[in-house]
This is a predicted structure of a 79-nucleotide RNA (c-di-GMP-I-GGC riboswitch aptamer) from a Nitrospirota bacterium. The coordinates come from a structure-prediction model, not an experiment, and the mean pLDDT is 89. Rfam family: c-di-GMP-I-GGC riboswitch aptamer. Its family is annotated with cyclic-di-GMP binding in the Gene Ontology.

RNA sequence: CCCGAAAAAGGCAAACCCGUUGUGAAGCGGGGACGCAAAGCCACGGGUCAGUGAGCUGCUGAUAGCCGGGCUACCGAAG
Numbered sequence: 001c002c003c004g005a006a007a008a009a010g011g012c013a014a015a016c017c018c019g020u021u022g023u024g025a026a027g028c029g030g031g032g033a034c035g036c037a038a039a040g041c042c043a044c045g046g047g048u049c050a051g052u053g054a055g056c057u058g059c060u061g062a063u064a065g066c067c068g069g070g071c072u073a074c075c076g077a078a079g
Stems, first nucleotide, its partner, number of pairs: 002079001003076002011036002016031006034065001040071003044068003047063006
């Protein structure tokens, strides 16, 4: 470094509910845990979703918990 244990310590938090922001996808705060070894960060490529336009060959957004890629990182058995 790869790797990721019927390991330890710690971390994050889906659905749903409440509040709040947004036309919306969705974001944020609280509750809550389905899961997660990058479920930490970045919209660069693809996907999906929303808004807009006559038009999914456009434009503007959302999603990093859809996949790929980039950057960074706790712990340490076996190999």
The sequence was found by an Rfam model in a public genome assembly.